[in-house]
RNA sequence: GCCUCAGUGGCUCAGUCGGUAGAGCGUGUCCUUGGUAAGGACAAGGUCGAGGGUUCGAUUCCCUCCUGAGGCUC
Numbered sequence: 001g002c003c004u005c006a007g008u009g010g011c012u013c014a015g016u017c018g019g020u021a022g023a024g025c026g027u028g029u030c031c032u033u034g035g036u037a038a039g040g041a042c043a044a045g046g047u048c049g050a051g052g053g054u055u056c057g058a059u060u061c062c063c064u065c066c067u068g069a070g071g072c073u074c
Base pairs, nucleotide, nucleotide: 001072002071003070004069005068006067007066010025011024012023013022019056027043028042029041030040031039049065050064051063052062053061
């Protein structure tokens, strides 16, 4: 330098042939218990890596860039 893959709540990951984002763990409050643990209910927490384009509408499609992993070549 080139190619492929990945980037989504604090963490690990889903998701969508374009219609406005979810789970588990974690956190907080409450219930339950004599008290813990376990269990249950509810809640908070995301500008979906950045910028632009197409579109009525983009996490999803297109372009450029950034970061990480792997591979190829010198």
Notes: A computed fold for a 74-nucleotide RNA from Euryarchaeota archaeon ADurb.BinA087, annotated as transfer RNA. Rfam family: tRNA. Rfam classes the family as a transfer RNA. Taxonomically the source falls in Methanobacteriota (Archaea, Methanobacteriati).